This is a predicted structure of a 111-nucleotide RNA (SAM riboswitch aptamer (S box leader)) from Gracilibacillus orientalis. Model confidence (mean pLDDT): 84 of 100. Its Rfam family is "SAM riboswitch aptamer (S box leader)". Rfam describes the family as follows. The SAM riboswitch is found upstream of a number of genes which code for proteins involved in methionine or cysteine biosynthesis in Gram-positive bacteria.
[in-house]
RNA sequence: UGCUUAUCGAGAGUGGUGGAGGGACUGGCCCUGCGAAACCCGGCAACCAUCUAUUUUUUUAUAGAAAGGUGCUAAUUCCAGCAAACAGUUUAGCUGUUUGGGAGAUAAGAG
Numbered sequence: 001u002g003c004u005u006a007u008c009g010a011g012a013g014u015g016g017u018g019g020a021g022g023g024a025c026u027g028g029c030c031c032u033g034c035g036a037a038a039c040c041c042g043g044c045a046a047c048c049a050u051c052u053a054u055u056u057u058u059u060u061a062u063a064g065a066a067a068g069g070u071g072c073u074a075a076u077u078c079c080a081g082c083a084a085a086c087a088g089u090u091u092a093g094c095u096g097u098u099u100g101g102g103a104g105a106u107a108a109g110a111g
Base pairs, nucleotide, nucleotide: 003109004108005107006106007105008104013041015040016039017038021031022030023029025081026080027079028078042073043072044071047069048068050065051064052063053062054061077103082100083099084098085097086096087095088094089093
């Protein structure tokens, strides 16, 4: 750097340092000197690993515990970005709803 699988409507600070930016990209719309990013501490969750019980055709599945490796800690992944169906309409279009997809993020795996 790409590939595969799973998940993405829940949850988490009135803390310290820091000083202006941030929400992937584009368009919106937002957050931010009543203090952004980043770092520290705290917290949340439970993907992998660990332990226990039951289960299973070769360690497979389910449940629970705990918190070692990650992760996360404004807004559904903030919303849309492509396509289809349906509805509305002032109809080469626009708007809304739903579904699927794309992109992205995270975990795990194989390379």